[in-house]
Context: one part of a larger RNA
RNA sequence: CUGGGCGUAAAGGGCGCGUAGGCGGCCAGGCAAGUGGGAUGUGAAAGCCACCGGCUCAACCGGUGAACUGCAUUCCAAACUACCUGGCUUGAGGGCAGCAGAGGAGACGGGAAUUCCCGGUGUAGCGGUGAAAUGCGUAGAUAUCGGGAGGAACACCUAUGGCGAAGGCGCGUCUCUGGGCUGCUUCUGACGCUAAGGCGCGAAAGCUGGGGGAGCGAACAGGAUUAGAUACCCUGGUAGUCCCAGCCGUAAACGGUGAGCACUAGGUGUAGGAGGUAUUGACCCCUCCUGUGCCGCAGCUAACGCACUAAGUGCUCCGCCUGGGGAGUACGGCCGCAAGGUUGAAACUC
Numbered sequence: 001c002u003g004g005g006c007g008u009a010a011a012g013g014g015c016g017c018g019u020a021g022g023c024g025g026c027c028a029g030g031c032a033a034g035u036g037g038g039a040u041g042u043g044a045a046a047g048c049c050a051c052c053g054g055c056u057c058a059a060c061c062g063g064u065g066a067a068c069u070g071c072a073u074u075c076c077a078a079a080c081u082a083c084c085u086g087g088c089u090u091g092a093g094g095g096c097a098g099c100a101g102a103g104g105a106g107a108c109g110g111g112a113a114u115u116c117c118c119g120g121u122g123u124a125g126c127g128g129u130g131a132a133a134u135g136c137g138u139a140g141a142u143a144u145c146g147g148g149a150g151g152a153a154c155a156c157c158u159a160u161g162g163c164g165a166a167g168g169c170g171c172g173u174c175u176c177u178g179g180g181c182u183g184c185u186u187c188u189g190a191c192g193c194u195a196a197g198g199c200g201c202g203a204a205a206g207c208u209g210g211g212g213g214a215g216c217g218a219a220c221a222g223g224a225u226u227a228g229a230u231a232c233c234c235u236g237g238u239a240g241u242c243c244c245a246g247c248c249g250u251a252a253a254c255g256g257u258g259a260g261c262a263c264u265a266g267g268u269g270u271a272g273g274a275g276g277u278a279u280u281g282a283c284c285c286c287u288c289c290u291g292u293g294c295c296g297c298a299g300c301u302a303a304c305g306c307a308c309u310a311a312g313u314g315c316u317c318c319g320c321c322u323g324g325g326g327a328g329u330a331c332g333g334c335c336g337c338a339a340g341g342u343u344g345a346a347a348c349u350c
Stems, first nucleotide, its partner, number of pairs: 003322004007304002012318001014201004021194003025088006033081002035077008049065006091191001092188003095184005103177007110154001115149007125136002162169002206247006215241002220236004258317006266295011299306002323350003332343004
């Protein structure tokens, strides 16, 4: 470079915003760069190829032709692409009217429970396990009642449910704030899609400084178990888990399935909205849009399975793969306080 691929065989970037680039709706006019055609010049000879011929054949050699797929100049065409001009509304965006939601940030508030402290009652045990022991308790525990402190998490509702780009989000109220959906077709008039670099976000753990610390709990200690037990079980327990500020930038970051658009049987559930029907009204029922599940046809698939939420049929753009081990290692670069991250080989070997 090319081919074939990327749910599970190697392979979708963790996610978003967006730069360059690539790609791009409908109609009309123009231009003629791309594009198509003609002509002219050139494209040396040899060689290759076709035919004919010369050495008895062939190799070899000669002749003729074709080819030289190219380049330049010029003329013509104008469908498509580009460019220029004008227009359109279906793509995209805006407006208005509504709607649902654990979407994000901050402040304030709440109750249940655990633990601890104080006081009352009360007495010999409690706790824990397969069984025990370590542990706690006559300095009065466990249990129970009253009061108080503090931290973390929010039972039921809860769903096969909702929201978010992903990570993720669940007690209540308020403030600030993002996105989505539906309806009206009112406005703009292609303003679009994708996205190398870049920038931002990014669970948990970990790191720096400061705070906080109830429960849980790496490490650690003890008790058991065992042949041993640096474990599983038990009693304790530090970091951490929580908050503020700053780093880290990873993951089975998974739907193991990149984004966008279009097209392609149905059935059934569920969430949000609209219209119709019905009704005193709310339901019920029908239709449409959006989301989220299950089943299933065609088609696809190595099979499993996927199947309008495609892994079907197509187009555009990006990322990635190319036998196993060595190895996500070494070296170098960049990033980081560090831990390490990212980019990422080879020898050798099967």